This is a predicted structure of a 144-nucleotide RNA (c-di-AMP riboswitch aptamer (ydaO/yuaA leader)) from an Actinomycetota bacterium. Of the family's consensus pairs, 92% are formed in the model. The sequence was found by an Rfam model in a public genome assembly. The coordinates come from a structure-prediction model, not an experiment, and the mean pLDDT is 78.
[in-house]
RNA sequence: CAAACCGAUACGCCGAGUUUCCGGGCCUCAGGUCCGGGAAGCGGGGGAACCAGGUUUUUGGGGCUAACCCACCAGAAAUGGUGAGAGCGCUACUCCCUUAGCGCUAGCCCGUCAGCUAACCCCGCAGGCAAAAAAGGAGAUCGG
Numbered sequence: 001c002a003a004a005c006c007g008a009u010a011c012g013c014c015g016a017g018u019u020u021c022c023g024g025g026c027c028u029c030a031g032g033u034c035c036g037g038g039a040a041g042c043g044g045g046g047g048a049a050c051c052a053g054g055u056u057u058u059u060g061g062g063g064c065u066a067a068c069c070c071a072c073c074a075g076a077a078a079u080g081g082u083g084a085g086a087g088c089g090c091u092a093c094u095c096c097c098u099u100a101g102c103g104c105u106a107g108c109c110c111g112u113c114a115g116c117u118a119a120c121c122c123c124g125c126a127g128g129c130a131a132a133a134a135a136g137g138a139g140a141u142c143g144g
Stems, first nucleotide, its partner, number of pairs: 005144005012129003018040010041125006051115001060113001061110004068085001070083005086105006093139004098134002
């Protein structure tokens, strides 16, 4: 030094929602916070040709998101409940796969209008949480 073996691996999770620079204000002043404007990164929407569609136009239509479809019951409706599909998340180093367990299927927006869509244009970078299983495979870091 390399291989093999053993052990350990929480400032964690959902989400695009992070990092940084410049100017100004405030404060408990070399740090924090607020506002405005940039850069990078991540996410979303609009928008040709070609293709698709030949329908739709209040039975409105469309977008973000996992947050949708169907059936039954109650109800005037809104809505609520049950069931079954479909979808999403977590189980503590990361990823893949299998099983098990525990949860979610809300909310918001555009405003009569948008299929896809190169160039181009526009918008967001919030908010909310506490779950501690197992086997197999691959890999990372540290220690022996």